[in-house]
RNA sequence: GCGUGCCCGCGUAACUGGCGCUAGAGGUGGUUCACCACCGGGGAGCGCGGGUCCUCACUGAGGAAAUGCCGCGCGCCUGGGCUCCGUUC
Numbered sequence: 001g002c003g004u005g006c007c008c009g010c011g012u013a014a015c016u017g018g019c020g021c022u023a024g025a026g027g028u029g030g031u032u033c034a035c036c037a038c039c040g041g042g043g044a045g046c047g048c049g050g051g052u053c054c055u056c057a058c059u060g061a062g063g064a065a066a067u068g069c070c071g072c073g074c075g076c077c078u079g080g081g082c083u084c085c086g087u088u089c
Stems, first nucleotide, its partner, number of pairs: 005052008015042002017077005026039005040072001053063004068082003
C1' cells in the first nucleotide's frame, strides 16, 4: 500500500485418525501403533468471474474482525488445517 457484505459459477485445496455405543455407522492391506498406502465419501479456506443488498454522495467510494469454521450417527479422545485479533522475525 492492497484485500474485507451476501449469492452463484469455475478452478484450487489443507485436513480427512483411535476407541466405545447403536448398529448399516467407510473398505482393503500394513505398521515402529490414535499412523501409512490405495479406494469410496466429506471438505473449511483461497483465487478468478458474474449477480445482488446496504451506507455515503464524489457517478464514485465503502462493507472485515476481535473469534469462529473443517474430516462419514453419537460419545470420549488424539493430532492437524483454515479464518479473525495481537506480537516478533
Model confidence (mean pLDDT): 76 of 100. A computed fold for an 89-nucleotide RNA, annotated as ZMP/ZTP riboswitch aptamer (pfl RNA motif). Rfam family: ZMP/ZTP riboswitch aptamer (pfl RNA motif). The literature on the family includes a 2015 paper in Nat Struct Mol Biol by Jones and Ferre-D'Amare, "Recognition of the bacterial alarmone ZMP through long-distance association of two RNA subdomains". Rfam 15.1 lists 3,295 matches to the family in 2,545 species.